[in-house]
RNA sequence: ACUCUGGAGAGAGCUCGCUGCAGGCGAGUCGCCGACGGGGAUGAAACUCUCAGGCGCCAGGACAGAGU
Numbered sequence: 001a002c003u004c005u006g007g008a009g010a011g012a013g014c015u016c017g018c019u020g021c022a023g024g025c026g027a028g029u030c031g032c033c034g035a036c037g038g039g040g041a042u043g044a045a046a047c048u049c050u051c052a053g054g055c056g057c058c059a060g061g062a063c064a065g066a067g068u
Stems, first nucleotide, its partner, number of pairs: 001068006011030001013029007031055003037051001038049003
């Protein structure tokens, strides 16, 4: 590095629009999360800030285990 398995946190928020009758998508707005990434401190970090990212499911996912 590759494959498989496990893998948390936080609004299915509100308003508007498209579609159409129920969900999906987009924009705006407030609230929230930290376990991808990034910044700061530090010997280092799972600390800290949330810029990006994320907040039903799906997806992603630090980290752990096994195999090559």